[in-house]
RNA sequence: CACAUUCCGUUGGGGUGCCCGAUCCGGGCUGAGAUGCGAAAGCGAACCCAUCGAACCUGAUCCGGUCAGCACCGGCGUAGGGAACGGAGCCUUGUGACAA
Numbered sequence: 001c002a003c004a005u006u007c008c009g010u011u012g013g014g015g016u017g018c019c020c021g022a023u024c025c026g027g028g029c030u031g032a033g034a035u036g037c038g039a040a041a042g043c044g045a046a047c048c049c050a051u052c053g054a055a056c057c058u059g060a061u062c063c064g065g066u067c068a069g070c071a072c073c074g075g076c077g078u079a080g081g082g083a084a085c086g087g088a089g090c091c092u093u094g095u096g097a098c099a100a
Base pairs, nucleotide, nucleotide: 001096002095003094004093006088007087008086009085010084011050012049013048014047017029018028019027020026021025035044036043037042056081057080058079062075063074064073065072
């Protein structure tokens, strides 16, 4: 010095499960998030994520572990997919280049 991280605006992407109690309903588990209305399709809210992309999907009725049980933990995963532009700005941090 540049590009990011950061902030703002608008737009877009995504999931909403499991267990116990006879249903409604209540309770429990993990998590940022397990939601409201609805017969359903779907429409909202909150939350997360937007290419430096593990938000999320496929693989998967997968493999190992834990647990009363599970979609919980780990592997798989340097796997394959996956949604963005603009403005401000250099506080912090990162990467690259130049100079000393």

A computed fold for a 100-nucleotide RNA from Actibacterium ureilyticum, annotated as TPP riboswitch aptamer (THI element). Of the family's consensus pairs, 92% are formed in the model. The sequence was found by an Rfam model in a public genome assembly. It matches the Rfam family "TPP riboswitch aptamer (THI element)". Rfam describes the family as follows. Vitamin B(1) in its active form thiamin pyrophosphate (TPP) is an essential coenzyme that is synthesised by coupling of pyrimidine and thiazole moieties in bacteria. For this family Rfam cites "Comparative genomics of thiamin biosynthesis in procaryotes. New genes and regulatory mechanisms" (Rodionov et al., J Biol Chem, 2002).